[in-house]
RNA sequence: GGGCGGAUGGCGAAAUUGGUAGACGCACCACACUCAAAAUGUGGCGAUCUUGCGGUCAUGUCGGUUCGAGUCCGACUCUGCCCA
Numbered sequence: 001g002g003g004c005g006g007a008u009g010g011c012g013a014a015a016u017u018g019g020u021a022g023a024c025g026c027a028c029c030a031c032a033c034u035c036a037a038a039a040u041g042u043g044g045c046g047a048u049c050u051u052g053c054g055g056u057c058a059u060g061u062c063g064g065u066u067c068g069a070g071u072c073c074g075a076c077u078c079u080g081c082c083c084a
Base pairs, nucleotide, nucleotide: 001083002082003081004080005079006078007077010026011025012024019067028044029043030042031041032040046057047056048055049054060076061075062074063073064072
């Protein structure tokens, strides 16, 4: 230099015809249980503004297409494998 693949909450991992993003699991927080803990059960858990209701933003980055993009198109960044 060329080819193929990957990047989604703190971590793993879904969403596959473009139509509610974060299901599910782990971790974490609170509570229950316990003498205390572990285990177990219940609830919560992206960011920001807000007393709250609620609003806005968020799928590596920047653009494009579309009524609508994690998904399609272009460029780039990082990364794995292969070829030279």
Molecule: transfer RNA
Organism: Chloroflexaceae bacterium